Predicted 3D model of a 90-nucleotide RNA (c-di-GMP-I riboswitch aptamer) from Paenibacillus sedimenti. Taxonomically the source falls in Paenibacillus (Bacteria, Bacillati, Bacilli, Caryophanales).
RNA sequence: UCUCGACAAAGGCAAACCUGGCGAAAGCCAGUGACGCAAAGCUAGAGGGGCUUCUGUGGCGAAAGCCGUAUAUGCCAGCCAGUUACCGAA
Numbered sequence: 001u002c003u004c005g006a007c008a009a010a011g012g013c014a015a016a017c018c019u020g021g022c023g024a025a026a027g028c029c030a031g032u033g034a035c036g037c038a039a040a041g042c043u044a045g046a047g048g049g050g051c052u053u054c055u056g057u058g059g060c061g062a063a064a065g066c067c068g069u070a071u072a073u074g075c076c077a078g079c080c081a082g083u084u085a086c087c088g089a090a
Base pairs, nucleotide, nucleotide: 004088005087012037013036018031019030020029021028022027035078041083042082043081047080048079049076050075051074055070056069057068058067059066060065
């Protein structure tokens, strides 16, 4: 240095529920809380995969709406992946 990951040491992050806010939604921010995590650090038309569907469009309907369909430049990295990194037992 690379691989690897200890009933090691120093630490770190923070799921769900709940509360408030933003958003059409997925989801995000803050507080609380801790399920867990050796990367649960960072990276999302320019690696793959997944979620939502304002909007467009077809049908029904008096209308409000409802059902289908096309598709993210929206969202998810705590799905895989890329990349950077603390410690140093076996």